[in-house]
């Protein structure tokens, strides 16, 4: 790199280097910035995929008891196990810490005389987990 799933209207800044454009993507708005932006670096923080803990249902076994047969089965406990909502943690791997992924862009409905609103979905990214 590529492919699958899942989320994307929530939440979190100081400080140091540095010095000019920046918010992935044509154009079109809007912001942010020399009162130092974006980047990088240290600390510090958010969340909670991955994860860990216990409940709770569920799926496949084991093991006992009962009941029941020629054999079956069928219950009831208890242990392992699969998955799936809710909850609690925050040692670890990842991530984020302006503003919905900043908005819109293409379709396709609704409203409207048009301008323009609204709604739903594509794409295009991002970030995780997993495949190859």
């Nucleotide at each position: 790199c590529a492919c699958u799933u899942a989320u994307c209207c929530a939440g979190a800044a100081a400080g140091g280097c540095g010095g000019a454009g920046g918010g992935a993507c044509a154009g079109a708005g809007c912001c942010c910035u020399u009162u130092g932006a974006u980047g990088c670096c240290u600390u510090g923080g958010c969340a909670a995929c991955c994860c860990u803990g216990a409940u709770u249902a569920u799926u496949a076994g084991g093991c006992a008891g009962c009941u029941g047969u020629a054999a079956a089965a069928g219950u009831u406990g208890u242990u392992u196990u699969u998955u799936g909502c809710a909850c609690a943690g925050a040692a670890g791997g990842u991530g984020c810490c302006a503003a919905u992924u900043c908005c819109u862009g293409c379709c396709u409905c609704g409203u409207g005389a048009a301008a323009a609103c609204g709604a739903g979905g594509a794409a295009a990214g991002a970030u995780a987990a997993g495949u190859c």